Annotation: The prediction has a mean pLDDT of 80. The RNA shown here (transfer RNA) has 76 nucleotides and comes from a Candidatus Anderseniibacteriota bacterium. The RNAcentral record of the sequence draws on ENA. Rfam family: tRNA. Its family is annotated with triplet codon-amino acid adaptor activity in the Gene Ontology. Rfam classes the family as a transfer RNA.

[in-house]
RNA sequence: GCACCCAUAGCUCAACUGGCAGAGCAGUGGCCUUUUAAGCCAACGGUUCCAGGUUCGAUUCCUGGUGGGUGCACCA
Numbered sequence: 001g002c003a004c005c006c007a008u009a010g011c012u013c014a015a016c017u018g019g020c021a022g023a024g025c026a027g028u029g030g031c032c033u034u035u036u037a038a039g040c041c042a043a044c045g046g047u048u049c050c051a052g053g054u055u056c057g058a059u060u061c062c063u064g065g066u067g068g069g070u071g072c073a074c075c076a
Base pairs, nucleotide, nucleotide: 001072002071003070004069005068006067007066010025011024012023013022019056028042029041030040031039049065050064051063052062053061
């Protein structure tokens, strides 16, 4: 340099063909327990990497950019 993949909650990841953004873990509150742990219940937690475009409607499609990964090429 070329190609491909990834970016969503604090962390690890879902979201099927465009139609209300979710789970587990962590943290918080409660139940249970002499207490802790374990177990159970509940609520909370999001500028879906950034900027545009298409659309009635975008995490999803298109363009550009940023960051990460893989392969190939180059390596005087």